Annotation
RNAcentral holds the sequence, with entries from MGnify. A computed fold for an 88-nucleotide RNA from uncultured Anaerococcus sp., annotated as THF (Tetrahydrofolate) riboswitch aptamer.
RNA sequence: CAGAGUAGAUAGGAAGCAUUAAGUGUUAGGAAAUGGGUUGUUGUUCUUAAACGAAGCUUUGUAGCGUGAUUUCUUAUCGCAACCGCUG
Numbered sequence: 001c002a003g004a005g006u007a008g009a010u011a012g013g014a015a016g017c018a019u020u021a022a023g024u025g026u027u028a029g030g031a032a033a034u035g036g037g038u039u040g041u042u043g044u045u046c047u048u049a050a051a052c053g054a055a056g057c058u059u060u061g062u063a064g065c066g067u068g069a070u071u072u073c074u075u076a077u078c079g080c081a082a083c084c085g086c087u088g
Base pairs, nucleotide, nucleotide: 001088002087003086008078009077010076011075012074013073014072015071016070017068018067019066026050027049028048029047030046031045032044036084037083038082039081040080056065057064058063
C1' cells in the first nucleotide's frame, strides 16, 4: 500500500408447513448474540403481553392448480465506524 472475514439484506432454486389459520406484519416490555480483540453504531434473533388479521378452486382424493409480507436449506450479489490484529 492492497485485501479478506460478522450479524444480516435482496434475488433465484429446492424441500416443507398452513389454507379447519399456524406463520408473517404492528405496538409495548424483557433477554441474547453481533468481523479475532476493545469501544461504539446499525440492524438482527428469542421471549411475554395486547390489538389486528388472509384465497381459494377443481376433484374419487392422502391428488392437482393456486394462495401466504410463510419456514428451512442452498446459490449469486451486497454487507462494520475507529484503533490494533490477520493475509499478500
The organism belongs to Anaerococcus, within Bacteria. Its Rfam family is "THF (Tetrahydrofolate) riboswitch aptamer". Rfam's curators write: Tetrahydrofolate (THF) riboswitch was first reported for Ames et al. as an RNA motif in 5' untranslated (5'-UTR)regions of folate transport and biosynthesis genes in Firmicutes genomes. Gene Ontology term of the family: tetrahydrofolate metabolic process.